[in-house]
Context: one part of a larger RNA
RNA sequence: CUCUCGUUAAGGAACUAGGCAAAUGGGCCCCGUAACUUUGGAAUAAGGGGCGCCCCGCAAGGGGCCGCAGCAAAGCAUCCCAGGCGACUGUUUACCAAAAACACAGGUCUCUGCUAAGGCGAAAGCCGAUGUAUAGGGGCUGACGCCUGCCCAAUGCUCGUAGAUUAAUCGGAGAUGUCAGGGUAACCGAAGCAUUGAAGUGAAGUCCGAGUGAAUGGCGGCCGUAACUCUAACGGUCCUAAGGUAGCGAAAUUCCUUGUCGGGUAAGUUCCGACCUGCACGAAUGGCGUAACGACGGCCACACUGUCUCCUCCUGAGACGCA
Numbered sequence: 001c002u003c004u005c006g007u008u009a010a011g012g013a014a015c016u017a018g019g020c021a022a023a024u025g026g027g028c029c030c031c032g033u034a035a036c037u038u039u040g041g042a043a044u045a046a047g048g049g050g051c052g053c054c055c056c057g058c059a060a061g062g063g064g065c066c067g068c069a070g071c072a073a074a075g076c077a078u079c080c081c082a083g084g085c086g087a088c089u090g091u092u093u094a095c096c097a098a099a100a101a102c103a104c105a106g107g108u109c110u111c112u113g114c115u116a117a118g119g120c121g122a123a124a125g126c127c128g129a130u131g132u133a134u135a136g137g138g139g140c141u142g143a144c145g146c147c148u149g150c151c152c153a154a155u156g157c158u159c160g161u162a163g164a165u166u167a168a169u170c171g172g173a174g175a176u177g178u179c180a181g182g183g184u185a186a187c188c189g190a191a192g193c194a195u196u197g198a199a200g201u202g203a204a205g206u207c208c209g210a211g212u213g214a215a216u217g218g219c220g221g222c223c224g225u226a227a228c229u230c231u232a233a234c235g236g237u238c239c240u241a242a243g244g245u246a247g248c249g250a251a252a253u254u255c256c257u258u259g260u261c262g263g264g265u266a267a268g269u270u271c272c273g274a275c276c277u278g279c280a281c282g283a284a285u286g287g288c289g290u291a292a293c294g295a296c297g298g299c300c301a302c303a304c305u306g307u308c309u310c311c312u313c314c315u316g317a318g319a320c321g322c323a
Stems, first nucleotide, its partner, number of pairs: 001318003006313001010309002014307001019304001027051005036041001038143001052065005066070001084296001085294002090102002106141007118127003144289004149219003154216002156212005163207003170200001174196005181188002220238005247281001248278001259275005
């Protein structure tokens, strides 16, 4: 010096990305216990008190008393405040990620009438299901509360079928080759056999018409205007399928930005509360809240401490040196 255990004056997070690590706390009995709340909880909230006494004995030990209960060897919650995300218990990257990710109960859309839809298989067959729409498959959302706005132009899906277009097919006008025959010749050329082949016929689909957003998705610009100024309830104009409603908002989203104001600190790029100028929130790719819960991430405080100011001493083991 390394590892391991213990200790430390005064201070007490000044350490650090971060109280990481350590320390505190801890059991039983009694008293007492807030906001909030889904009335179950929150809660062991918080906070406070007690945890023996008597006799003999140097001690070890022995005996006695009372109570629901007399931790002391080991073991055995730190707690508080307000916010983010996810409701919750669960699940996950076996061996760098345990989470805000996945799942979830609940919600909703859609398919499926039974030889169901869907799936596995080459098939037989099987699953679905010895089920039958209060069932089964698929998608999205994700407890609960309050809600979930506008656009069907595009894309998708569903329905419609008059017309347009459209495959094979059917159709067979015509053309070509060959050839009997005709013709002086040029050439014409039946049937047959071949090679082609126009019109016409012809479904779904597409075009077309309608519906549909808890389908894929989308949800404007410029100019002017009010008794100081500012702002613009108001007006004009262009464009669009329609121009973002409620709620929220410098946010897990804000570039400018450490925005501005307020709070907490002596001092705060973080944090909390506001404002709204939303670069580029927004309603089941759900919006906004929410008691309870969380080895989740950010912030503050009490207690506590060798984390630190600043290190000291000590236990055991190593490394190292000598033999």
Predicted 3D model of a 323-nucleotide part of an RNA (large-subunit ribosomal RNA, domain IV) from Chthonomonas sp. UBA2328. Lineage of the source: Bacteria > Bacillati > Chthonomonadales > Chthonomonadaceae > Chthonomonas. It matches the Rfam family "Bacterial large subunit ribosomal RNA". Gene Ontology terms of the family: ribosome and structural constituent of ribosome. The full RNA is in RNAcentral, with records from SILVA.